A computed fold for an 81-nucleotide RNA from a Chloroflexota bacterium, annotated as c-di-GMP-I riboswitch aptamer. Rfam family: c-di-GMP-I riboswitch aptamer. Its family is annotated with cyclic-di-GMP binding in the Gene Ontology. The prediction has a mean pLDDT of 88. The sequence was found by an Rfam model in a public genome assembly. Taxonomically the source falls in Chloroflexota (Bacteria, Bacillati).
């Protein structure tokens, strides 16, 4: 110092509720904690969701959103066992 791992300390993120923005799924801001050891970031694979087309159905296309849906890239605070 570094891999693992997560007791403790320092602090972080925010379920949900609301005003505005969007067709929309959502975002942003105010409140406020269900949670979260990466619940920092990345739309890269899979997923879920939204709109438009198209279609007898089924199945598709395309243009988005969701990182607190799983996986995976990269970064990172502390230091007991």
């Nucleotide at each position: 110092g570094u891999c693992a791992c997560g007791a403790a300390c320092u602090g972080g993120c925010a379920a949900c509720c609301u005003g505005c923005c969007g067709c929309g799924a959502g975002g942003c801001g105010g409140g406020g904690a269900c949670g979260c050891a990466a619940a920092g970031u990345c739309a890269c694979g899979g997923g879920u969701c939204u709109g438009u087309c198209a279609c007898a159905c089924a199945g598709g296309a395309c243009a988005g959103a969701c990182a607190g849906c799983c996986g995976g890239g990269c970064u990172g605070c502390c230091g007991a066992a």